RNA sequence: UGAUCCUGGCUCAGAACGAACGCUGGCGGCGUGCUUAAUACAUGCAAGUCGUGCGAGAAAAUCCCGCUUCGGUGGGGUGAGUAGAGCGGCAAACGGGUGAGUAACACGUAAGGAAUCUACCUCCAAGUCCGGAAUAGCUCUGCCAACGCGGAGUUAAUGCCGGAUUGUGGUUAUCGGGUCGCAUGGCCUGGUGACUGAAGGUGACCUCUUCGUCUGAAAGUUAUCGCUUGGAGAUGACCUUGCGGCCCAUUAGCUUGUUGGCGGGGUAACGGCCCACCAAGGCUACGAUGGGUAGCCGGCCUGAGAGGGUGAACGGCCACAUUGGGACUGAGACACGGCCCAGACUCCUACGGGAGGCAGCAGUAGGGAAUUUUGCGCAAUGGGCGAAAGCCUGACGCAGCAACGCCGCGUGAGGGAUGAAGGUCUUCGGGUUGUAAACCUCUGUUGAGUGGGAAGAAACGCAUCGAGGUUAAUAUCUUCGGUGUCUGACGGUACCAUUCGAGGAAGCCCCGGCUAGCUACGUGCCAGCAGCCGCGGUAAUACGUAGGGGGCUAGCGUUGUUCGGAAUCACUGGGCGUAAAGGGAGUGUAGGCGGAGAUGCAAGUCAGAAGUGUAACCUACGGGCUCAACCCGUAGCUUGCUUCUGAUACUGUUUCUCUUGAGUAGUGGAGGGGGAGACAGAAUUCCUGGUGUAGCGGUGAAAUGCGUAGAUAUCAGGAGGAACACCGAUGGCGAAGGCAGCUUCCUGGCCAUGUCCUGACGCUGAGGUGCGAAAGCUAGGGUAGCGAACGGGAUUAGAUACCCCGGUAGUCCUAGCCGUAAACGAUGGAUACUAGGUGUUAGAGGUAUCGACCCCUCUAGUGCCGAAGCAAACGCAUUAAGUAUCCCGCCUGGGGAGUACGGCCGCAGGGUUGAAACUCAAAGGAAUUGACGGGGGCCCGCACAAGCGGUGGAGCAUGUGGUUUAAUACGUCACUAACCGUAGAACCUCACCCAGGCUUGACAUCUGCUGAAAGCGCCUGAAAGGGUGGCCCCGGUAUUUUUAUAUCGCAGCAAGACAGGUGUUGCAUGGCUGUCGUCAGCUCGUGUCGUGAGAUGUUGGGUUAAGUCCCGCAACGAGCGCAACCCUCAUCCGAUGUUGCCAGCGUAAAGUCGGGAACUCUUCGGAAACUGCCCGUGCAAGCGGGAGGAAGGUGGGGAUGACGUCAAGUCAGCAUGGCCCUUACGCCUGGGGCUACACACAUGCUACAAUGGAUGUAAACAAUGGGCAGCAAGACCGCGAGGUGGAGCAAAUCUCAAAAAUACAUCCUCAGUUCGGAUUGCAGUCUGCAACUCGACUGCAUGAAGUCGGAAUCGCUAGUAACCGCAGGUCAGCUAAACUCCGGUGAAUACGUUCCCGGGCAUUGUACACACCGCCCGUCACGCCACCUGAGUUGUCUGCACCCGAAGUCGAUGGCCCAACCGCAAGGGGGGAGUCGCCGAAGGUGUGG
Repeated sequence: UGAUCCUGGCUCAGAACGAACGCUGGCGGCGUGCUUAAUACAUGCAAGUCGUGCGAGAAAAUCCCGCUUCGGUGGGGUGAGUAGAGCGGCAAACGGGUGAGUAACACGUAAGGAAUCUACCUCCAAGUCCGGAAUAGCUCUGCCAACGCGGAGUUAAUGCCGGAUUGUGGUUAUCGGGUCGCAUGGCCUGGUGACUGAAGGUGACCUCUUCGUCUGAAAGUUAUCGCUUGGAGAUGACCUUGCGGCCCAUUAGCUUGUUGGCGGGGUAACGGCCCACCAAGGCUACGAUGGGUAGCCGGCCUGAGAGGGUGAACGGCCACAUUGGGACUGAGACACGGCCCAGACUCCUACGGGAGGCAGCAGUAGGGAAUUUUGCGCAAUGGGCGAAAGCCUGACGCAGCAACGCCGCGUGAGGGAUGAAGGUCUUCGGGUUGUAAACCUCUGUUGAGUGGGAAGAAACGCAUCGAGGUUAAUAUCUUCGGUGUCUGACGGUACCAUUCGAGGAAGCCCCGGCUAGCUACGUGCCAGCAGCCGCGGUAAUACGUAGGGGGCUAGCGUUGUUCGGAAUCACUGGGCGUAAAGGGAGUGUAGGCGGAGAUGCAAGUCAGAAGUGUAACCUACGGGCUCAACCCGUAGCUUGCUUCUGAUACUGUUUCUCUUGAGUAGUGGAGGGGGAGACAGAAUUCCUGGUGUAGCGGUGAAAUGCGUAGAUAUCAGGAGGAACACCGAUGGCGAAGGCAGCUUCCUGGCCAUGUCCUGACGCUGAGGUGCGAAAGCUAGGGUAGCGAACGGGAUUAGAUACCCCGGUAGUCCUAGCCGUAAACGAUGGAUACUAGGUGUUAGAGGUAUCGACCCCUCUAGUGCCGAAGCAAACGCAUUAAGUAUCCCGCCUGGGGAGUACGGCCGCAGGGUUGAAACUCAAAGGAAUUGACGGGGGCCCGCACAAGCGGUGGAGCAUGUGGUUUAAUACGUCACUAACCGUAGAACCUCACCCAGGCUUGACAUCUGCUGAAAGCGCCUGAAAGGGUGGCCCCGGUAUUUUUAUAUCGCAGCAAGACAGGUGUUGCAUGGCUGUCGUCAGCUCGUGUCGUGAGAUGUUGGGUUAAGUCCCGCAACGAGCGCAACCCUCAUCCGAUGUUGCCAGCGUAAAGUCGGGAACUCUUCGGAAACUGCCCGUGCAAGCGGGAGGAAGGUGGGGAUGACGUCAAGUCAGCAUGGCCCUUACGCCUGGGGCUACACACAUGCUACAAUGGAUGUAAACAAUGGGCAGCAAGACCGCGAGGUGGAGCAAAUCUCAAAAAUACAUCCUCAGUUCGGAUUGCAGUCUGCAACUCGACUGCAUGAAGUCGGAAUCGCUAGUAACCGCAGGUCAGCUAAACUCCGGUGAAUACGUUCCCGGGCAUUGUACACACCGCCCGUCACGCCACCUGAGUUGUCUGCACCCGAAGUCGAUGGCCCAACCGCAAGGGGGGAGUCGCCGAAGGUGUGG
């Protein structure tokens, strides 16, 4: 999609998350928790420590003493060498946070530093002497709101300074030596010169020294901690380089300290890092520059993998710390909790000036869908300081909050069927919930209570013991070992025991398909659902609820995001003829790829080894928490990079060679290949002249137009432009576009041939560049014909078209632009390979021949058919769309759109490059079956045509619509509704309206009771109904003596179950019916073909009324249809003869009777017709003609209606699901209505007349039917309808019953009539309870329209049409003029299939499939959305130029100021403030992006 195959997008099922939201929520363990505003922050804390570096040193309180006016006050002790502050040392550069910036050597990885630094720490070597001057603090004092700032005096140090060390060393200059390397050079070492260091503290002791003395002290000794110089290590840092990892080319050029050099400066160190000078370089399509975005990685998520996404937590690196700039200190910073300056903001202020920085931990506001406590502790781990005790530590360890995630546990277990009750569904039987519950027996995880109660703790320290080291020393100090002791935030926590007791603990989503799981009710395109497809318009498994079910489970869903599915960007692993996609076509740059043999190298490649690839993560194994999550250990992994060694087939590269790729030369050849020039003929038009006269021309038909001023036609002459008939051809040439008269010149390419030469020179080709139909543009020519625009004439509803008459640009030439086409073979180029057949063009060779042609072979082109193979199919197929290689171009759903913006090109038109927002769930290719076509072919039908008669006009009848009405009951609407349902509406029918009544009911079944009830009488009432009276204890059967009981029937009463409904749905249905259509079709089985839908059969050639039959055929058979079988009519035969018949016989008449059984006829049974026979034709089927025959090719008619179509018609014929009503939507009754009437339509009747009408005749001739609540004869009455009466007949007997048209005779004589009969009046008849609304008929009277009917339209092909009457059903009667039969009289025409309508078959096109009453395009109107543009306006980022210029480094510096050193001093050395200069943030101005 009707169905199919393919292409192609959209969507879903999986996993995951720092999540959020909705509903719900028992417990524990382990993790995780501002993804947004690098927004602003109140408050507290987060970096200090050392008294074993130094000086100094409180107070409160309390005790004692003195004084006291009893208020106090002074002094001393304890508090205490404590607190707090200062100098000094170390730390503060770690730890902790964040990801703004950064596209960079920032990161990752691998290297390098022979160009470097490194505090504390470890090891080694050597030292640690003698002095000096200050300054905080403190005391006094000044200024100040505050922050704070001074002045004077005084003091210490491991603070600062000077000197010393024949400087162990180190640095440096210079002269050597050795060794190594990787270019500069490195390392070791010798000589000479210069420069270069320190600080003490604490403990103990008396061996040495000194003092003092017999016991001490330090200047001594010793131990230890420091300090200085140097070397080595470790750690950390810095610098350089290779490689690697984002997007945009609608960013293509960028750069002046830029690139390099020389010389300086600077740094720990190389370096334009900085400066002066010199040179002019450097980067870029392998993507510079610019723009956008972004911290990078280990990893994490996903995935089979390759990949894709990501960078939370943990770990490494980087960057940042309110924004911007800057340096200081220091081993280390250009410093988160330091300093200076500038900006913004906040706060304080006495207005002068100051203070501040949570992207530390908590916390607040704000933002947001959203993210926690202003907790405890330093017990552990780690860090800082310290000799240590110890102090500090929002690092960290813990706790709290949050189902945010992962993992584990529980909400009970076993038994229990009359399958309880309730719910729900139901076909009312039952099913289901469901062993589920109740109930019985248990357990105790968890919970609650009580009791016990850890591990995490080991060090350090202290005490003590032992051993060792140092030393003069058994002091001290120190190391090791043993024992003891001390220390827990979590926490009375984990865990254990015990008591209680099933007790306290289940929800969420889904149930149409995808996708596991269905019913009822409610709703009725509403309310709503929805991931996609899609559900909902009265029977919703899709909405809502309920029952049931499915899934997951302390969670379940939703939303968002990522990967997957998606081979849907395709490396693994896609495509480009028609689906999206080959550049219009050449040439050629870069690039990519490249023939054969040999050789060297070893870059790629392969192998082995080494280094590295942190830990965590992951995988495997093992272990620890009761398991798991989690944690620990070992191994693997870390796919990579680097180095070394080896291999050399392939690629690469070097060298040498080769000829087959390519090319050159030679000899021939074909050609509308290109450019330029000359020439020729035919034709059109025009001009001149002649002949000639009224038209010409044009079209479907015309007109405009031309023509009497002489056209058209015709003859002669002339002019001019354009194009080249025939040849001419799926023939030739060219890269493509394209190229055609003939000839000359110039010129490109191609083909064949066989030899010589070069020796891979090749293929492709991003950019670039030449070419490039038509139209168009610019300038100048030219212009016969044709001819956009335009004018006119037609056509048309209109006709800005198609047709006609004119006609300008243009078409042509020269020069220059444009650069596009369905520029197509919708098929890029090159090379190789892979069956053939048959044409044709060009050439060569062979055979043959006297020669040519023919024939054979090969090459190059150009066509057709076809194998394998390919392809979704169509198709392609040596000219590939086959099999392969190389290179280029292009595609990634449809629309928006080849549009917008920007760039480039163009004179312009425009071209080229080329998006997004928004929107849809498809768009598309090929093929299939249908349907359709104002496509073609064949065929049929009263389809047209040929005829006959009608309808449409009139009146009437009937139906319908509409209108009206209380109601005018309902249905039916093209053909296929409308004299249809209705084969009979006065009541009834009846369903409608009005009114009066009934409520288990008019009707059915069941239960109980009664035994009567009905009938009969009376009252009331329009009736139905209501009331009432009397009479009467029902009938049958069985049991039984009776009573009684049972049962059946009838009736009443009572109560419910229920009845009832022409109420609704024909779109829930059955059945029946209409229509296509009595059209010839519709299918199946098996086989075969096709990936498949499907095809074949069923098509083809004939033939037929027919898919009827024959022949052929990958089909062979079969079924439903056709035909036949059935009925009827037509002929004959046999039988049958009453009620029918009557030839002959009898009878006065009548088939009346006797009789007859022949005929007609009746009934039954047969026969007959089959293209059987003949002729012709044909393969056959058959067809044409003929004979015979009652009938001839289906003899006439009927019944019979395939698969299906129209949601055709009918719920009101019947049946029936659902819904609805139930003192009424049921039932009964009276009356009314269905019969109305400005109108419209449909079907009929009667007419309009003379082919007629009227009247008459002892005038004729049918068939089919009906008849007992019936048909009714003869007779009588009535003008008549009819009445009286009733013979006969349940019928071939009697009857309805008269047939009519027709025939004959008379009148009428063309008129609104002797046509026509409507309408109306009066009088009647009949049916019926009843003819007013609303019956039919009769008589008399009345006497309307109408004089043959517009557009249009219907029926009919033979016993038909037309005309004529008869009968029947329904029915009391009738509206019948309808319907269904019956017979009587009885035609015309059919050339033919072009056209109209309908149908059949095959074929073709299709964007249709509800199928042409289809599909579908554009404008406009209204509303909404998004994008582009727009006078402008505004913000952010940024380039360039200039101005101003803070802090600060660096440089300069007259005057000024200054403790240490030199100097007796003067002064010097050196330093400082200040000032100046360069640079310089923010700011300003201008101009760009």
A computed fold for a 1489-nucleotide RNA from an uncultured organism, annotated as small-subunit ribosomal RNA. The sequence is in RNAcentral, with records from ENA and SILVA. Rfam family: Bacterial small subunit ribosomal RNA. Rfam links the family to the GO terms structural constituent of ribosome and ribosome. The prediction has a mean pLDDT of 84.